The RNA shown here (small-subunit ribosomal RNA) has 1466 nucleotides and comes from an uncultured bacterium. It matches the Rfam family "Bacterial small subunit ribosomal RNA". Rfam links the family to the GO terms structural constituent of ribosome and ribosome.

[in-house]
RNA sequence: AACGCUAGCUACAGGCUUAACACAUGCAAGUCGCGGGGCAGCAUUUGGUUAGCUUGCUAACCAAGAUGGCGACCGGCGUACGGGUGAGUAACGCGUAUCCAACCUUCCCUUGUCCACGGGAUAGCCCGUCGAAAGGCGGAUUAAUACCGUAUGAGGUCACAAGCAGGCAUCUAAGUGUGACGAAAGGUUUGGCGGACAAGGAUGGGGAUGCGUCCGAUUAGGUAGUCGGCGGGGUAACGGCCCACCGAGCCGACGAUCGGUAGGGGUUCUGAGAGGAAGGUCCCCCACAUUGGAACUGAGACACGGUCCAAACUCCUACGGGAGGCAGCAGUGAGGAAUAUUGGUCAAUGGGCGAGAGCCUGAACCAGCCAAGUAGCGUGCAGGAUGACGGCCCUAUGGGUUGUAAACUGCUUUUAUGCGGGGAUAAAGUGAGGGAUGCGUCCCUUUUUGCAGGUACCGCAUGAAUAAGGACCGGCUAAUUCCGUGCCAGCAGCCGCGGUAAUACGGAAGGUCCGGGCGUUAUCCGGAUUUAUUGGGUUUAAAGGGAGCGUAGGCCGGCUUUUAAGCGUGUUGUGAAAUGUCGUUGCUCAACAACGUCACUGCAGCGCGAACUGCCGGGCUUGAGUGUGCGGAAAGCGGGCGGAAUUUGUGGUGUAGCGGUGAAAUGCUUAGAUAUCACGAAGAACUCCGAUUGCGAAGGCAGCUCGCUGUACAUUACUGACGCUGAAGCUCGAAGGUGCGGGUAUCGAACAGGAUUAGAUACCCUGGUAGUCCGCACGGUAAACGAUGGAUGCUCGCUGUUCGGCCCUCGGGCCGUGUGGCCAAGCGAAAGCGUUAAGCAUCCCACCUGGGGAGUACGCCGGCAACGGUGAAACUCAAAGGAAUUGACGGGGGCCCGCACAAGCGGAGGAACAUGUGGUUUAAUUCGAUGAUACGCGAGGAACCUUACCCGGGCUUGAACUGCAGCUGCAUGGAGUGGAGACACUCCUUCCCUUCGGGGCCGCUGUGGAGGUGCUGCAUGGUUGUCGUCAGCUCGUGCCGUGAGGUGUCGGCUUAAGUGCCAUAACGAGCGCAACCCCUGUCGUCAGUUGCCAUCAGGUAAAGCUGGGCACUCUGGUGAUACUGCCACCGCAAGGUGUGAGGAAGGUGGGGAUGACGUCAAAUCAGCACGGCCCUUACGUCCGGGGCUACACACGUGUUACAAUGGCGCAUACAGAAAGCAGGCAUUCCGCAAGGCGUGCCGAAUCAAGAAAAUGCGUCGUAGUUCGGAUUGGGGUCUGCAACCCGACCCCAUGAAGCUGGAUUCGCUAGUAAUCGCGCAUCAGCCAUGGCGCGGUGAAUACGUUCCCGGGCCUUGUACACACCGCCCGUCAAGCCAUGAAAGCCGGGGGCGCCUGAAGUCCGUGACCGCGAGGAUCGGCCUAGGGUGAAACUGGUGAUUGGGGCUAAGUCGUAACAAGGUAGCC
Repeated sequence: AACGCUAGCUACAGGCUUAACACAUGCAAGUCGCGGGGCAGCAUUUGGUUAGCUUGCUAACCAAGAUGGCGACCGGCGUACGGGUGAGUAACGCGUAUCCAACCUUCCCUUGUCCACGGGAUAGCCCGUCGAAAGGCGGAUUAAUACCGUAUGAGGUCACAAGCAGGCAUCUAAGUGUGACGAAAGGUUUGGCGGACAAGGAUGGGGAUGCGUCCGAUUAGGUAGUCGGCGGGGUAACGGCCCACCGAGCCGACGAUCGGUAGGGGUUCUGAGAGGAAGGUCCCCCACAUUGGAACUGAGACACGGUCCAAACUCCUACGGGAGGCAGCAGUGAGGAAUAUUGGUCAAUGGGCGAGAGCCUGAACCAGCCAAGUAGCGUGCAGGAUGACGGCCCUAUGGGUUGUAAACUGCUUUUAUGCGGGGAUAAAGUGAGGGAUGCGUCCCUUUUUGCAGGUACCGCAUGAAUAAGGACCGGCUAAUUCCGUGCCAGCAGCCGCGGUAAUACGGAAGGUCCGGGCGUUAUCCGGAUUUAUUGGGUUUAAAGGGAGCGUAGGCCGGCUUUUAAGCGUGUUGUGAAAUGUCGUUGCUCAACAACGUCACUGCAGCGCGAACUGCCGGGCUUGAGUGUGCGGAAAGCGGGCGGAAUUUGUGGUGUAGCGGUGAAAUGCUUAGAUAUCACGAAGAACUCCGAUUGCGAAGGCAGCUCGCUGUACAUUACUGACGCUGAAGCUCGAAGGUGCGGGUAUCGAACAGGAUUAGAUACCCUGGUAGUCCGCACGGUAAACGAUGGAUGCUCGCUGUUCGGCCCUCGGGCCGUGUGGCCAAGCGAAAGCGUUAAGCAUCCCACCUGGGGAGUACGCCGGCAACGGUGAAACUCAAAGGAAUUGACGGGGGCCCGCACAAGCGGAGGAACAUGUGGUUUAAUUCGAUGAUACGCGAGGAACCUUACCCGGGCUUGAACUGCAGCUGCAUGGAGUGGAGACACUCCUUCCCUUCGGGGCCGCUGUGGAGGUGCUGCAUGGUUGUCGUCAGCUCGUGCCGUGAGGUGUCGGCUUAAGUGCCAUAACGAGCGCAACCCCUGUCGUCAGUUGCCAUCAGGUAAAGCUGGGCACUCUGGUGAUACUGCCACCGCAAGGUGUGAGGAAGGUGGGGAUGACGUCAAAUCAGCACGGCCCUUACGUCCGGGGCUACACACGUGUUACAAUGGCGCAUACAGAAAGCAGGCAUUCCGCAAGGCGUGCCGAAUCAAGAAAAUGCGUCGUAGUUCGGAUUGGGGUCUGCAACCCGACCCCAUGAAGCUGGAUUCGCUAGUAAUCGCGCAUCAGCCAUGGCGCGGUGAAUACGUUCCCGGGCCUUGUACACACCGCCCGUCAAGCCAUGAAAGCCGGGGGCGCCUGAAGUCCGUGACCGCGAGGAUCGGCCUAGGGUGAAACUGGUGAUUGGGGCUAAGUCGUAACAAGGUAGCC
């Protein structure tokens, strides 16, 4: 600046950034009568006529330029200033400094001299005439300070001559002489003004030069008047400015030319500064005036409001012709996001003219509009709490906040409105008169002058009266809550917010910031040391050229003499004013303004200095080089020679395979392969030595030997800074590639075949062409790497090694040179580097500036091509990247553990049934749990209930609970009727306490709560599963690290264990481990009933049955015991080992409880609790019935089996634990039995329960059976209101599948597995084969840790961190976007050639005009413009086409990141 919302006043400053686009209308430059002729209009005067008519006034008309004055005209001066704009211009345009002996200058000032004599015209006016107009034409007459001639004329100008002088001079030149040339104007009435020439001053201009002045090299060559000379022309003046001739120069990597952009400066913004950006207002300069060209006049113009011509456009026209130029002030249209009044005045300041008064002045001064900026003022101040009402939110329900805010009371009056005062200041001048004064000038008197404006200012009155909003409130960034919305709508400067609890969206309340403004957008600087001069970098982040030689350039050792260019200092000039700084002053203050100071960091002159840099000399040797000596090395180039191996040929021996692989096959082979022996051929490469080796500038170089070339070391001799670096340039340059010609043994792209695979255009195998080798030539790139340019100097050390040399007591030491390792300091983001620096310094070169697009496109250069060099942009993302850290992961490594594997035993998977799940079905099959860690799970027990589901019927303060108010005395209980029931109706019965207030109880009515197994386990609490009873997880202090973090916790040994020991920049500690707790195993002690019975007594058919006792068993209290304590061996220790001893038990004795930090948004809102949301005559509640029990099927968990280690029958022995009164049971009798009727025991160490397997005998004899028991038929029992859907049990009968179970898979290491029975909870009963417990009998095996699974520690890699169920690449398909190419098509600016060529200057002409001066005319040169042609450059567009980028869930594969499953990359 603009836009959005809002808007009270004043002062100051500002106001078309776009279309230098087009303009209606008005104004913006005139003035002088003291230059002139004149007189149209006005006024005066005079004269005349007429009228009114009081004979003197008034009015009209006529005449006279006599007067004031004056339209038009001649003439003078001005119009070249002032005002506008920034198109062009990259330039002596601008800035700054200097110069002109190469120049001009109206008006002004000073000085000197002069102003003489003449002449002819012309406008106006008048007459006529053409034209629509604009405008002309002809005739007559006339003036001037208009024009012309002649004269005079200097110290003027020019020419010539000699010429002092300037050091000299071809250059300049004082003064002198001679010759030539060239002036003028009057007016006015006397004061002065004016004119001419010349000189000087001042002012203004012109020209020249040094320095400075944007971007592009994907613009590298440009230039013919070009560069210079000589001679002319032209100009105020220099000059190729122009011309003729002569020469061939001139500019350019210190960037010419070309292209793009742009007025420059003072200054303005920003910044600590250096810089960066800008050039609006004001001042200076330049350029321009519709576009282009040209001159005229003039002191000055090639002229904004002058002329001519051409072009475009607009207007008038009678169609014949004419007119115009707002980038002056206003104003209009257009363009645009956007920029004002068709205002006032010459009062002041300034300008023009004038003697002056004065006139003109859109310059200027004022006013108007605009919050567009800066500054000032106000919208009130004080009091006022039950902290009112209302709003909003939170809440512990008390409250909080808005908020002293409001109301209300008092006060003030800036501002506002009204009235009044106020001739404010800006005024100084001018005119007239007077005085002072050397000149400028000053003073006095008088007259007169103000647009703004009756404004500023002052006073009075009225009354809080007239005046507050905008943005924001997740972080950055000051300020938070509620509601709505639900990845929707939307926000967003960056990060990002929104998927049902949004401080981020929208609204509200509150708050914050600023305030007559507040936000947004655009732009610039800053922050950004992020282009780094001040002040950066280049091992790995972007960045060292692949290497060398070397031109220009840059830089350069020590001593010394000059010089003074750089440098320092002093001074002079300049650096306009304004701006800036400081101070003072003036507007009430401030902004603003005035005055003064300083600054303006610059440029130039003069003087001084001489350290440093430079220049010119002199001398030096250490840098550099040369010679000499020695002979180290895979250095290079060119020759010669060698053996082994490979393949192949021939021959021999020999026989069935060879070869190849993870395994195979293709291939070779009975035509004799492979293997082996002999002899030959060919080409390529050089085994061992051989490495932390050596050499080379790099690439690179390896058998032996010869020649040539380069290099390290030593010694002194010589030269005397000869050096370093190095843009361009030149040369070398692996592999692969290309051309031509050779060669071809091996290996081996392409290709073929065989395998592998889902596929396999790959990895593996068999073959095999180009190539690999040589010569010549091209190409010129690599992860061409030490990812580290070259040179020089300096800066602690230790330890290897190459080569050369020196000393030597033969141990070794030293010097130089190269090449390695580890470190101090220092550096570094760290990793690391560290005398071979990435340290400290100097010099030079190269390169970098976010990722992608892209090393791509276009252009140019090189190349035979392949391709290389140089090298962008649009667009897109908010990252890409480095180093290190912690984890996680790896088809990385090491160590270790676990029923993890292995070794075993028994199962599952096949059958039938039970049960759970999925699926399906259904009115409903309620809900949840879903890899491990869901699936005999929630449920420890669904016929009704449960129940949450479905159908139907009811209720609505409700089934249950409760506050308040009112009413009733009922309610309860009993009975009956209807109904499926809930429920409805009827009948009977009928309250209690009391302090008499009332209370209790129940019911009814109203009201506030209710109720919900409705949703969200991803809002939560609590609880639980799992990793995992795995050995880990952390902290304090210290130390290390810039930090994340590390150390401790690592290492060695050991352990079940982060268990311990040792070591140790760590020392300690916590949660875990272990132990403490419970059960069990042994012993002691205490106690002794319901338990026990050794002893004593009694007693039975028998029996602790009884008295008695507590010894034993047992019960339940309390203790002890086990600790690697002892021994042997190993070990530093910790500890380990042992058929050790002892002991009930031995190395944790066995079992249980106990679950670290955390992970899985794991599970549960349906156990409970709880936030939010939802329903409220229903998603609440009651009732009846149904369902959760369905059934083609699939899965999990189990039971029973398939039989003889068994089934059946008979006989017979031994437990533990637990529960029991609506219970557990015994028993007489009945029933085959389930069970039933009685009686009895036990609220329990007292009663009750036949344990089973086992054992003994018998039978069965390998069969679908005397195995197996499903299913079905019949009959019963029990529970219960009720066994139809849908219970269990008993009896009789029936007697299915099944003969040991595929791939696969589960459990278990000892009192374990296996097997056998017993009990309990839930429960009326039970679908229990489940769950939880108890005891009985009672094994096998473990070599071992390679592999599978899981886990722990250390280490390694990582492009993963949602952490490998990770990340991620490319084609294809779809949409969008920008861009390259493209047959062409359409423009633009510029250059060149040719043709034509207006106006105009100049040249020539001068017969026509003119007295003359001169002019017309005609011709020529040049040129704007126009036409045309061929090229180049640069834009737009273009069917089609190329790649690129972007886009939640597309396709195909799996390339990369781990050894990424073939290491990756160039």
The coordinates come from a structure-prediction model, not an experiment, and the mean pLDDT is 81. RNAcentral holds the sequence, with entries from ENA and SILVA.